[in-house]
């Protein structure tokens, strides 16, 4: 000074998964109870029509080729997300999964019922437009 790995502190990124306030632990964990966020069931009318080959949920993750005897793999694709205010447009850049209910569920007030998890680390991409902060 260069690559690499690791670790712990800021400080971000995805996601709905944060915060307050006690009490018990003594490593950031358990309960309690409040605000928030999110999702599910659930009537009149309304709509529409299904039933085992089932049907449904969450979630951006849906569809099509091709290739393999099977696992599987390549290609693009609806849709997402990231480039450190915030929002347009452009330009790069990535996901395009998993789980789950269990014969069962349209929409739905009132009411009823659950979740607050996991995982990971991009900033020397441009231009307008609002906004903030320092000076």
């Nucleotide at each position: 000074u260069g690559c690499c790995a690791a670790u712990g502190a800021u400080c971000g990124c995805u996601g709905a998964g944060u915060c307050c306030g006690g009490a018990c632990g003594u490593g950031c964990g358990u309960c309690c109870g409040g605000a928030g966020c999110g999702g599910g069931g659930g009537a009149c009318a309304u709509a529409c029509c299904g039933g085992u080959a089932g049907g449904g949920g969450u979630g951006a993750a849906u569809g099509a080729g091709c290739c393999g005897g099977u696992c599987g793999g390549c290609u693009c694709u609806a849709g997402g997300g990231c480039g450190a205010c915030u929002u347009u447009c452009a330009c790069g850049u990535c996901c395009g999964a998993a789980c789950c209910c269990g014969u069962c569920a349209a929409c739905u007030a009132a009411c009823c019922c659950c979740g607050c998890a996991a995982g990971u680390g991009u900033u020397u991409u441009g231009a307008g437009a609002g906004g903030a902060g320092c000076a």
Overview
This is a predicted structure of a 135-nucleotide RNA (c-di-AMP riboswitch aptamer (ydaO/yuaA leader)) from a bacterium. The model forms 96% of the base pairs in the Rfam consensus. The sequence was found by an Rfam model in a public genome assembly. Its Rfam family is "c-di-AMP riboswitch aptamer (ydaO/yuaA leader)". On this family, see Barrick et al., Proc Natl Acad Sci U S A 2004: "New RNA motifs suggest an expanded scope for riboswitches in bacterial genetic control".